[in-house]
Context: one part of a larger RNA
Molecule: large-subunit ribosomal RNA, domain IV
Organism: uncultured bacterium
RNA sequence: CCCCCCUUAAGGAACUCGGCAAUCUAGCCCCGUAACUUCGGGAGAAGGGGUGCCUGUUGCAAAACAGGCCGCAGUGAAUGGGCCCAACCGACUGUUUAUCAAAAACACAGCAUUGUGCCAAGGCGCAAGCCGACGUAUACGAUGUGACACGUGACCAAUGCGGAAAGAUUAAGGCAAGAUGUUAGGCGCAAGCCGAAGCUUUGAACCCAAGUCCCCGUGAAUGUCGGCCGUAACUAUAACGGUCCUAAGGUAGCGAAAUUCCUUGUCGGGUAAGUUCCGACCUGCACGAAUCGUGUAACGAGUUGGGCGCUGUCUCAAGGGGGUGCUCA
Numbered sequence: 001c002c003c004c005c006c007u008u009a010a011g012g013a014a015c016u017c018g019g020c021a022a023u024c025u026a027g028c029c030c031c032g033u034a035a036c037u038u039c040g041g042g043a044g045a046a047g048g049g050g051u052g053c054c055u056g057u058u059g060c061a062a063a064a065c066a067g068g069c070c071g072c073a074g075u076g077a078a079u080g081g082g083c084c085c086a087a088c089c090g091a092c093u094g095u096u097u098a099u100c101a102a103a104a105a106c107a108c109a110g111c112a113u114u115g116u117g118c119c120a121a122g123g124c125g126c127a128a129g130c131c132g133a134c135g136u137a138u139a140c141g142a143u144g145u146g147a148c149a150c151g152u153g154a155c156c157a158a159u160g161c162g163g164a165a166a167g168a169u170u171a172a173g174g175c176a177a178g179a180u181g182u183u184a185g186g187c188g189c190a191a192g193c194c195g196a197a198g199c200u201u202u203g204a205a206c207c208c209a210a211g212u213c214c215c216c217g218u219g220a221a222u223g224u225c226g227g228c229c230g231u232a233a234c235u236a237u238a239a240c241g242g243u244c245c246u247a248a249g250g251u252a253g254c255g256a257a258a259u260u261c262c263u264u265g266u267c268g269g270g271u272a273a274g275u276u277c278c279g280a281c282c283u284g285c286a287c288g289a290a291u292c293g294u295g296u297a298a299c300g301a302g303u304u305g306g307g308c309g310c311u312g313u314c315u316c317a318a319g320g321g322g323g324u325g326c327u328c329a
Stems, first nucleotide, its partner, number of pairs: 002323007010315002014313001019310001027051005036041001038147001052069007070074001082308007089300002094106002110145007122131003148295004153225003158222002160218004167213003173207002178202002181199002185194003226244005253287001254284001265281005
């Protein structure tokens, strides 16, 4: 030097990515306690005061009151909440990467869709058999969303699913016209020609399922939700008009956002000074409605900004204790 611990003048976050770490706070009694709120909470909110011992009175006691005593200090040691404001995300208690991640991820109650009438659907298994369930649609399976409040818009063209069965198409198969090969036989002087039945190799037309095409429906199914030009008596802007395309052209709400490239957008707030933060604006590169939209009390070892208190985090370091190590004995 290093490790662990203790103390510190003045200042008090100037440290730093960031108050990381370490302080502060702390028990019990009394007073007192805001916004907001789902009226339960928030809340131990916050913020104050008290706290020992002796005597007496009241009292069963606990305790209260009165008087007195001591110290710098009375929950005299130990144990033992720092607090507040605002925003984001997730409602909540829970769960998780045993061994770098505890979270905004998973789950969740609730909501919705869909399947299933019982030898259920679905699942495991070759099967027997079993789960579902000794249950029966207020049940069970699957999928999505995720408390609650208010809502959940347009598009069925594509893809999926459901329905309908008229038409088109359509396999194996069935039936089978016809054709090929072979030859008993017939003809011929011969070469050869014809050739029944049977067997063989084939085989048109016709009959014929689901499916597909076609038709209809369906979005809390997979998904999708435009462009250009002009126009108002300052300017600017465009309620308005025109035009092209589309299945339909993004509604409510929110919006530089966990989403905004340009961007440290612009304005306001906070600071002496603010790429972060909060409130607005809307020009949404590239939000948007159960891959839910917007709010939201409570909750959170979540994320972000600010403040009070407090401090060796720092200005800026100092002293002390213990230890490791080294040296000597």